This is a predicted structure of a 72-nucleotide RNA (transfer RNA) from Phaeodactylibacter sp. The sequence is in RNAcentral, with records from ENA. Rfam family: tRNA. The family's RNA type in Rfam is transfer RNA. Its mean pLDDT, the model's own confidence on a scale to 100, is 83.
RNA sequence: GGCAGGAUGGAGCAGUGGUAGCUCGCGGGGCUCAUAACCCCGAGGACGGUGGUUCGAAUCCGCCUCCUGCUA
Numbered sequence: 001g002g003c004a005g006g007a008u009g010g011a012g013c014a015g016u017g018g019u020a021g022c023u024c025g026c027g028g029g030g031c032u033c034a035u036a037a038c039c040c041c042g043a044g045g046a047c048g049g050u051g052g053u054u055c056g057a058a059u060c061c062g063c064c065u066c067c068u069g070c071u072a
Stems, first nucleotide, its partner, number of pairs: 001071007010024004018055001026042005048064005
């Protein structure tokens, strides 16, 4: 330099056009002599950035940034 994949709450991931969800973690409560486990509730993200398409974009398109792999 070329090609491919990825960037979504604290962490790991899903969501492939219709106002973002799961697991763990975190906070509160229940249970227990108590802790863990288990059960219930809650907080926390406008989806890497920017422009475009669309009635509507995390999702489609262009450019840019960063990460990973392959190749020269």